[in-house]
Context: one part of a larger RNA
Molecule: small-subunit ribosomal RNA, 3' major domain
Organism: uncultured bacterium
RNA sequence: UGACGGGGGCCCGCACAAGCGGUGGAGCAUGUGGUUUAAUUCGAUGCAACGCGAAAAACCUUACCAGGAUUUGACAUUUCAUAAAAGGUAAAGAAAUAUACUAAAUAUAUUAUGAAAACAGGUGGUGCAUGGCUGUCGUCAGCUCGUGUCGUGAGAUGUUGGGUUAAGUCCCGCAACGAGCGCAACCCUUAUUUUUAGUUCAUAUGUCUAAAGAGACUGCCGGCCAUAAGCCGGAGGAAGGUGAGGAUGACGUCAAGUCCGCAUGCCCCUUAUAUUCUGGGCGACACACGUGCUACAAUGGUUAAAACAAUAAGACGCUAAUUCGCGAGAAUGUGCAAAUCUUUGAAAUUUAAUCUCAGUUCGGAUUGUAGACUGCAACUCGUCUACAUGAAGUUGGAAUCGCUAGUAAUCACCGGUCAGCCAUACGGUGGUGAAUAUGUUCUCGGGCCUUGUACA
Numbered sequence: 001u002g003a004c005g006g007g008g009g010c011c012c013g014c015a016c017a018a019g020c021g022g023u024g025g026a027g028c029a030u031g032u033g034g035u036u037u038a039a040u041u042c043g044a045u046g047c048a049a050c051g052c053g054a055a056a057a058a059c060c061u062u063a064c065c066a067g068g069a070u071u072u073g074a075c076a077u078u079u080c081a082u083a084a085a086a087g088g089u090a091a092a093g094a095a096a097u098a099u100a101c102u103a104a105a106u107a108u109a110u111u112a113u114g115a116a117a118a119c120a121g122g123u124g125g126u127g128c129a130u131g132g133c134u135g136u137c138g139u140c141a142g143c144u145c146g147u148g149u150c151g152u153g154a155g156a157u158g159u160u161g162g163g164u165u166a167a168g169u170c171c172c173g174c175a176a177c178g179a180g181c182g183c184a185a186c187c188c189u190u191a192u193u194u195u196u197a198g199u200u201c202a203u204a205u206g207u208c209u210a211a212a213g214a215g216a217c218u219g220c221c222g223g224c225c226a227u228a229a230g231c232c233g234g235a236g237g238a239a240g241g242u243g244a245g246g247a248u249g250a251c252g253u254c255a256a257g258u259c260c261g262c263a264u265g266c267c268c269c270u271u272a273u274a275u276u277c278u279g280g281g282c283g284a285c286a287c288a289c290g291u292g293c294u295a296c297a298a299u300g301g302u303u304a305a306a307a308c309a310a311u312a313a314g315a316c317g318c319u320a321a322u323u324c325g326c327g328a329g330a331a332u333g334u335g336c337a338a339a340u341c342u343u344u345g346a347a348a349u350u351u352a353a354u355c356u357c358a359g360u361u362c363g364g365a366u367u368g369u370a371g372a373c374u375g376c377a378a379c380u381c382g383u384c385u386a387c388a389u390g391a392a393g394u395u396g397g398a399a400u401c402g403c404u405a406g407u408a409a410u411c412a413c414c415g416g417u418c419a420g421c422c423a424u425a426c427g428g429u430g431g432u433g434a435a436u437a438u439g440u441u442c443u444c445g446g447g448c449c450u451u452g453u454a455c456a
Base pairs, nucleotide, nucleotide: 001456002455003453004452005451007450008449009448010447011446012445013444015440016439019403020402021401022400023399026294027293028292029291030290031289032288033287034285035284042053043052064280065279066278067277068276069275070274073119077118078116079115080114081113082112083111084110087102088101089100090099092097121269122268124267125266126265130263131262132258133257134256135254137252142181143180144179145178146177147176148157149156150155161172162171163170187246188245189244190243192214193213194212195211196210197209198208217240220234221233222232223231224230283422296396300355301354302353303352304351305350306349312343313342314341317336318335321332322331323330324329362393367388368387369386370385371384372383373382409432410431411430412429413428414427415426
C1' cells in the first nucleotide's frame, strides 16, 4: 500500500421488512446430469451452465454410428495431353456411382476428362499460445495522471475533513493547484402544444402521418440550512425536481466463456482425423435436478348474443368473397409489392341461460379409430381435425424466486427462424389493472472513512 475480520462509524440496493403472485407436490413441454447405446456429435457447470450456443435435428442441417464408395480429391492455383462437349435417354444399384446410346453451332477462349507437381482439406488438439467478440462485479461511483509539497524509501497528499447528491454531484474548508477516463449532459422513443404540408384517412376545423419549432430550468413564492451547495412545502403547468423508458458499461477482476461463428501461432492426420452416399442416431429411459405450460374450479365451466386494440408481416407471399365439408381443410377466385388489399371478427369483458360443490358439465394426460396438410419421403420422428377414451390432480414439506405503477397479476395478438413443425420457447405489442413500503435491528451484495493483523 492492499486484502481480510463472527472490529467500529456513515450510506445504498426488491437486500430484509410490509404486501401481491409464484416455484418446490400433479400431468405434460423443454434443457441438463446419470444410465443405456453401434452412435446416443460437440461445447456451456455457483452467483455469471441447465427453453444456454440452437431465430426451428424427418432427409438435408450433422459435426456422431453402421455399411457402400473416392484418393490432386466436394473447393483453389499452375503445367501438359486429349475430346467436343455441356445436356438428354436407357439397363444395374439403397444411393453415391458407373456402363451404353444419342445430339446443333463456335473455338485465341470456354467446358469436360486424364496425367503431373507443389498442394487442397480437417466442426482434429491446445480459449493455459492468441486476435476479435461476450459474460460478470455493476450503470456500482469509482479509477488515474502532470507539476508542486512531505517522507531515507515503499509511498502519501490531491481523492481526506464539514455539509449535500442518484452520482469523486455540487458547495465550503484544506500543501496543494490543475487535468483525464467514468457520472451528468449531448442521442432515440414517449407524455402537451403551435405552425406548415400531406394521401391511401376524414362530412369537417379534427384523428393520423412527418418536418420545423415551443415547453421544465429548482425558473417563481415561503420555510430550513452556514449568507453556500442543497432539502421540504406551495403556485402555475400536459408534465416538477434525472418527468417516464431505451441506448450508453471507467481502470480493472475471474489464465471467466468462445480455436464448433470468423480469424490465427504451434502440434497432429494426409488411400485418412479428408471427401461422398444410403440408413440409423442427436428424439433412448429405472432415475435426479433446473426452467416453463396446463390445472386442481363457482372471482368458475359450458352455450348463445353484443363491444373495444397496438406492434408487425406479405409475391415461390398474405389471401377476401362464394360454394363444399361437423372440422382440420378443399375448390373456384378477388384485391394488394401495401395508411388503399390481406393476415384481422383480439381475448379477458358485458348481457342472458344453465351447472350447484361432486374427482363433477372441474381437469385434460393417455389410448383407439377415421381423416386433413406440408414435403421425394411423416415407421423410427411432424403438426392439425373429428368421434370415442377420461389418468394424476381437491392449492402443494423443508426451502426458495419475481415485483414499488400503467409496475405485479391477468388476457389475447404479432414477428423472426421456417416446406412443415414438436413454440408451452424467444423478441415485441396492446387490453384490464392492484396491494404495500412503520423502517434499516437482522440476512445477502456493494460504496466511503477508520481500526487490528502471526496474511501478500